[in-house]
RNA sequence: CGGGGACUAGUCCAAUGGUAGGGCGCUCGCUUCGGGUGCGAGAGAGUCCGGGUUCGACUCCCGGGUCCCCGA
Repeated sequence: CGGGGACUAGUCCAAUGGUAGGGCGCUCGCUUCGGGUGCGAGAGAGUCCGGGUUCGACUCCCGGGUCCCCGA
């Protein structure tokens, strides 16, 4: 320098263009002498950044950033 991929909750991952869900973790309750396990309930992100298209964008388009891979 060229090509490809990834970026969403504390963490790991989902999400036909129709208003973002799950596992683990966290909080509370039940269970226990207490803890763990188990069961039930709950809180927590508007999606890396800036534009564009659209009635509507995590999703499509353009530019940028970070990381990874391949090539030179």